RNA sequence: AAUCAGGAUAGAGGCGCGGCGCUCAUGCGUACCGGGAAACAAGGCCAGGCAGCCGUUUCCCGGGAGAGGGUGCGCCGCCGAAGAUUCCUUUUCAUUGCCUGAGGGGAAGGAGUCUGGGCCGUGGGAGAAUAUCCCCCGGACUGUCACACAUGUGGAGCGCUAUCCAGAGG
Numbered sequence: 001a002a003u004c005a006g007g008a009u010a011g012a013g014g015c016g017c018g019g020c021g022c023u024c025a026u027g028c029g030u031a032c033c034g035g036g037a038a039a040c041a042a043g044g045c046c047a048g049g050c051a052g053c054c055g056u057u058u059c060c061c062g063g064g065a066g067a068g069g070g071u072g073c074g075c076c077g078c079c080g081a082a083g084a085u086u087c088c089u090u091u092u093c094a095u096u097g098c099c100u101g102a103g104g105g106g107a108a109g110g111a112g113u114c115u116g117g118g119c120c121g122u123g124g125g126a127g128a129a130u131a132u133c134c135c136c137c138g139g140a141c142u143g144u145c146a147c148a149c150a151u152g153u154g155g156a157g158c159g160c161u162a163u164c165c166a167g168a169g170g
Stems, first nucleotide, its partner, number of pairs: 003168002006165006014079001016078007024070001032063009043054003046101006082115012095102001116142002119139003123135004144155005
């Protein structure tokens, strides 16, 4: 000195990731509301109790959404960005009101496991969906490192690059 392992800081990947706002379509001529007609009979409103409310179904006419999921644009924060999945804790919402339960949706936090990234395809799941999202597998691409070496093989973000610190080498 090469090299190796540790720590701190700063970075790179590109149809890169997430959040928010606006927008447009979908949802949908659906839910629901108003009116009418016909048929039917005991029930319905998550379960039980008490109370309360409502006839039910189908069809026709008129009116007619929203959420969730997404497109595009802009802004912001970022590069385990973030996502998926399982479990736990807290909280919230709706299911007529109260009590006791039950299941469901959302939010926040924590723990474990998996995924380098986007794209395409088969299959599966979510979804109203031919949208879109997620997962397994396969494919080429791309960034990165290692090895062999001159175009291949392999690995994973617990990675890689740069600088600094203190070590091993000694």